[in-house]
């Protein structure tokens, strides 16, 4: 250096144009004699960054960084 594929919550992870599912962890209730369990709620508005196209962008265009693979 060129091709390809990833960056989405403290962590794993789905979502490919109409304002982000889920699982752990956490936090707060509820239940217990106290705890575990287990049931409730709650937790991303810079979805890597910057600009573009759209009435609207995590999604699609384009640079830019970072990982990973392949090729040289």
């Nucleotide at each position: 250096g060129g091709c390809g594929g990833g960056g989405u919550a403290g962590c794993c992870a789905a979502g490919u144009g109409g304002u982000a599912a889920g699982g752990c962890a956490g936090u707060g209730g509820a239940c217990u004699g106290c705890a575990a369990a287990u049931c409730c709620a709650c937790c991303a508005u810079u979805c890597a960054c910057g600009g573009g196209u759209u009435c609207g962008a995590u999604u699609c265009c384009c640079g830019u960084c970072c990982c990973c693979g392949c090729c040289u």
Molecule: transfer RNA
Organism: Actinomycetota bacterium